[in-house]
This is a predicted structure of a 143-nucleotide RNA (SAM riboswitch aptamer (S box leader)) from Nocardiopsis sp. NRRL B-16309. Lineage of the source: Bacteria > Bacillati > Actinomycetota > Nocardiopsidaceae > Nocardiopsis. The same sequence occurs in records of 2 taxa.

Parts: sequence; structure tokens; C1' cells
RNA sequence: UGCUCAUCCAGAGGGGUGGAGGGACCGGCCCUGCGAAGCCCCGGCAACCAUCUCGGUACGCGAGACUCACGUUCCCUGUGAGACGUCCGAGACAGGUGCCAACUCCGGCCUGGGGUCAAGGUGGCCACCAGGGAAGAUGAGGG
Repeated sequence: UGCUCAUCCAGAGGGGUGGAGGGACCGGCCCUGCGAAGCCCCGGCAACCAUCUCGGUACGCGAGACUCACGUUCCCUGUGAGACGUCCGAGACAGGUGCCAACUCCGGCCUGGGGUCAAGGUGGCCACCAGGGAAGAUGAGGG
């Protein structure tokens, strides 16, 4: 700095410092001198990854390797199962991250619905409802 996958209607803030911005971008709408961002300390939320436990009617090509069974006098070879790994579900913990105004604050592009305004070609508008996308954020993996 790209790529892939998963999630995004839940949850959780005080103090110090600082001194005007902040909510990614754009539009809206908000927060903010009753003190923004940033930094430090303490606290909390959650459970993505790691670790551990239990369950599963799921999967495991090729190579190597462990145990058991079949087979064999025995070994090798062969077949099957287990262990193991992956995946799925549940739980424990809190080591690595993350997060602690507003649904990712709402909309942005498309489709359907609804409303409204004008008209005579039919169209404009809405930050209304629903669905899908885009963008973004976080985690994990891999370049």
C1' cells in the first nucleotide's frame, strides 16, 4: 500500500493535560469554552484471533508418519477405523487486537413502495419505509 474472508440495529467513561475543533469523504444533521481533537493515567464493554473443554448425522486429493483391526508364519505392500487436522455448534479464560454520543448518526448508486409538487413529453423532489450494492471501520489470513 493492494487482495481475500467475516462482522457492523447489542454493549461499555471518569480524571489530568491541552485550548478549538470533532463526527473518514461529500451533503444533511449533530457534539463542543458547562471545554473539541491529540497525549497520559485509571476503569469498563465485547469476544475477532490465540489457549483450553465438550459435541457433530460434515470433510480430508497427493506424499510422509503414529496406533488398532482385517489379511499374512513374519516383514513389506494393501484395505478399513482411530488418533490428528479442517469445518460447524456450545462453553471457559482474558494473552494479542479492538471499542466506550447518536444503527457505520442519516443519506450518497440501483430497485420496489409511500408522500409531495408541477404539468401535458410525463417529469422533478424527499436525507420517509424495505431490499441490494458502494464506501468506510474492525479482526483474521495472505501478498

Description:
Its Rfam family is "SAM riboswitch aptamer (S box leader)". Rfam's curators write: The SAM riboswitch is found upstream of a number of genes which code for proteins involved in methionine or cysteine biosynthesis in Gram-positive bacteria. The SAM riboswitch acts at the level of transcription termination control. The predicted structure consists of a complex stem-loop region followed by a single stem loop terminator region. An alternative and mutually exclusive form involves bases in the 3' segment of helix 1 with those in the 5' region of helix 5 to form a structure termed the anti-terminator form. This entry represents the conserved core of the complex structure involving helices 1-4. The RNAcentral record of the sequence draws on Rfam and Ribocentre.